[in-house]
């Protein structure tokens, strides 16, 4: 140069067209002298970035970014 895979909460990582979840991190509150560990809850996301399709896109197509890997 070229071809693939991946990019979603602070981390890891589901969701493959119909209001974005779990886990662990975080805060609070209940236990305890007091931490811890348990139990309850709450916060926390322009889904990489621009465009297109569509009544509707994280989910489909398409350029670009960034990172992994292949090939030469």
């Nucleotide at each position: 140069g070229c071809c693939g895979a991946u990019g979603u909460a602070g981390c890891u990582c589901a969701g493959c067209g119909g209001u974005a979840g779990a886990g662990c991190a975080a805060c609070u509150g209940u236990u305890u002298u007091g931490u811890a560990a348990a139990c309850a809850g709450u916060a926390g996301g322009u889904c990489g970035u621009c465009g297109g399709u569509u009544c509707a896109a994280u989910c489909c197509c398409g350029a670009c970014c960034a990172u992994c890997g292949g090939c030469u």
Molecule: transfer RNA
Organism: Candidatus Azambacteria bacterium RIFCSPHIGHO2_02_FULL_52_12